Source information: A computed fold for a 477-nucleotide part of an RNA from an uncultured Pseudomonadota bacterium, annotated as small-subunit ribosomal RNA, 5' domain. Its mean pLDDT, the model's own confidence on a scale to 100, is 87.

Context: one part of a larger RNA
RNA sequence: GAGCGAACGCUGGCGGCAUGCUUAACACAUGCAAGUCGCACGGGCAGGGCAACCUGUCAGUGGCGGACGGGUGAGUAACGCGUAGGUAUCUAUCCUUGGGUGGGGGGCAACCGUGGGAAACUACGGCUAAUACCGCAUGACAACUGAGGUUUAAAGGCGCAAGUCGCCUGAGGAGGAGCCUGCGUACGAUUAGCUAGUUGGUGGGGUAAAGGCCUACCAAGGCUGCGAUCGUUAGCUGGUCUGAGAGGAUGAUCAGCCACAUUGGGACUGAGACACGGCCCAAACUCCUACGGGAGGCAGCAGUGGGGAAUAUUGGACAAUGGGCGAAAGCCUGAUCCAGCAAUGCCGCGUGUGUGAAGAAGGUCUUCGGAUUGUAAAGCACUUUCGACGGGGACGAUGAUGACGGUACCCGUAGAAGAAGCCCCGGCUAACUUCGUGCCAGCAGCCGCGGUAAUACGAAGGGGGCUAGCGUUGCUC
Numbered sequence: 001g002a003g004c005g006a007a008c009g010c011u012g013g014c015g016g017c018a019u020g021c022u023u024a025a026c027a028c029a030u031g032c033a034a035g036u037c038g039c040a041c042g043g044g045c046a047g048g049g050c051a052a053c054c055u056g057u058c059a060g061u062g063g064c065g066g067a068c069g070g071g072u073g074a075g076u077a078a079c080g081c082g083u084a085g086g087u088a089u090c091u092a093u094c095c096u097u098g099g100g101u102g103g104g105g106g107g108c109a110a111c112c113g114u115g116g117g118a119a120a121c122u123a124c125g126g127c128u129a130a131u132a133c134c135g136c137a138u139g140a141c142a143a144c145u146g147a148g149g150u151u152u153a154a155a156g157g158c159g160c161a162a163g164u165c166g167c168c169u170g171a172g173g174a175g176g177a178g179c180c181u182g183c184g185u186a187c188g189a190u191u192a193g194c195u196a197g198u199u200g201g202u203g204g205g206g207u208a209a210a211g212g213c214c215u216a217c218c219a220a221g222g223c224u225g226c227g228a229u230c231g232u233u234a235g236c237u238g239g240u241c242u243g244a245g246a247g248g249a250u251g252a253u254c255a256g257c258c259a260c261a262u263u264g265g266g267a268c269u270g271a272g273a274c275a276c277g278g279c280c281c282a283a284a285c286u287c288c289u290a291c292g293g294g295a296g297g298c299a300g301c302a303g304u305g306g307g308g309a310a311u312a313u314u315g316g317a318c319a320a321u322g323g324g325c326g327a328a329a330g331c332c333u334g335a336u337c338c339a340g341c342a343a344u345g346c347c348g349c350g351u352g353u354g355u356g357a358a359g360a361a362g363g364u365c366u367u368c369g370g371a372u373u374g375u376a377a378a379g380c381a382c383u384u385u386c387g388a389c390g391g392g393g394a395c396g397a398u399g400a401u402g403a404c405g406g407u408a409c410c411c412g413u414a415g416a417a418g419a420a421g422c423c424c425c426g427g428c429u430a431a432c433u434u435c436g437u438g439c440c441a442g443c444a445g446c447c448g449c450g451g452u453a454a455u456a457c458g459a460a461g462g463g464g465g466c467u468a469g470c471g472u473u474g475c476u477c
Base pairs, nucleotide, nucleotide: 001477002476003475004474006473007472008471009470010469013349014348015347016346017345018344019342020341021307026305027304028303030302031301032300035064036063037062040061041060043058044057045056046055047054048053071260072259073258080185081184082183083182084181085180086179087178089177090176091175094173095172096171097170098169099168100167101166102136104134105133111126112125113124114123115122116121142151143150144149156165157164158163186232187231188230193223194222195221198220199219200218201217202216203215204214205213235257236256237255238254239250240249241248242247262283263282264281265280266279285296286295287294288293313339315338316337317336321335322333323332324331325330352382353381354380355379362373363372364371365370386418388413389412390411391410392409396404421466422465423464424463425462426447427446428445432461433460434459435458436457442449443448
């Protein structure tokens, strides 16, 4: 000098755009954050209808989605990340394309009945539907094979119909994911040896898939001074800051990857999880209890307590963009878009403009002549940005639909009116005098000032610098 997710002190007019728990991955009251489909299905309730049935709604069976989106950085020095390759693999939805969709069966919720329990919830009996479940048929492809064969599918809904949405099974694609490898990726030797599933092989198991991934047996290997092992620290990257560069530091916001979801472990379902707002077990903590037993997980958005120098509203809307479901209408969406708070940062604007010498008054200094504050003020003539008040009023929406918002913007009215501070003035370093104080009180980044004329302390006048900021502290180059 530059920079900051900053903080503190003094001060503070407006707007735009950004940013805002760096500390306790501390504990959390309350509300919301993942639902949707009646064009898969049978019921309950309400309404309409004489009825068949229709409409609405509710829980249930069933489907798809809750593996995305959102948060955090605890762990991790690792194929975790970056980069360049590889393949022994999988892939719901989507796209292209081939073939099929025949005929049956038995149940279980809801519901009804009888119970248990304080509750959470739950037991038994009975009825029933399906795109739920299970056989049979067929069998392109695939797999196995003793080469003859063997095994494995399917579902219907809506519509008057045409048809449309589906369902099963192949092939290919797109996008996604798994796994492997070369190279790169912090500090410490006051850590020098480490390793028994350890290194390799064979058989077997397991997986979507290669593999000590697991297991039995066999061999005795494997790593290490080019730093193994151990310890400490740390999410990694694109980037960001600085610097002429080389480099150094860093990894907030935004984007990619990884890991985690009170702590530890486990699997289930599923195309995909070993699953933040799913399940089971254990632990700590909190809550309810009729003491028998139960409930919970904000590192989602707000918000509370706590910690801290320090970090915001228990706001609005699905209007846009995107996501889930649905044939659609639509519903849901604290993703998102907006608004609120904060000079936290960057950028822009304003706090007037011109004229005005009797160089007014006052202040300060004085050699008492004057000098300076100073065209500064007053006065005179103008202007109205921003703000205030009144009126109009969008784009964003290429059908309808606007939270933002009566916002931006435009027009009009009045009036200089409502709007300047902070630090410094001994040298470094731009800027000087007087008074007070008297090694006191104090200043100070370094050198150093102060013990009776202090340009260095305190005040005043004057001056210098920056300016809605200015200084101080901390950190980085």